[in-house]
RNA sequence: CGUACGAAACGGCAAACCCAUUGAAAAAUGGUGACGCAAAACUAUAGGGGCUACUGUCUAACGGCAACGCCAGCCAGUUACCGAA
Numbered sequence: 001c002g003u004a005c006g007a008a009a010c011g012g013c014a015a016a017c018c019c020a021u022u023g024a025a026a027a028a029u030g031g032u033g034a035c036g037c038a039a040a041a042c043u044a045u046a047g048g049g050g051c052u053a054c055u056g057u058c059u060a061a062c063g064g065c066a067a068c069g070c071c072a073g074c075c076a077g078u079u080a081c082c083g084a085a
Base pairs, nucleotide, nucleotide: 005083006082012037013036018031019030020029021028022027035073041078042077043076047075048074049071050070051069055066056065057064058063
């Protein structure tokens, strides 16, 4: 110095509920608030998986199918602070 690993330290992020806004919805943004996280940083056409169905189509109907929409705090890819064993 690098990889692995995760004691300590400096710190970091921020679940759910609730409020407001956007959206057809999933969900997102902001506020509040901390469940937790050693990558809970970035990436959705690198890949897998999941959610929704405005719209289109099928159905007598109930409903079914489909993403160009959404989720990375599901797996994953990429990058990264610190340095004990």

A computed fold for an 85-nucleotide RNA from Neobacillus dielmonensis, annotated as c-di-GMP-I riboswitch aptamer.
NCBI's taxonomy places the organism under Bacteria, Bacillota, Bacilli, Caryophanales, Neobacillus.
It was read from a public genome assembly, where an Rfam model found it.
Rfam family: c-di-GMP-I riboswitch aptamer. Rfam's curators write: GEMM was predicted in a large-scale screen for bacterial structured RNA regulatory elements. Gene Ontology term of the family: cyclic-di-GMP binding.
Model confidence (mean pLDDT): 88 of 100.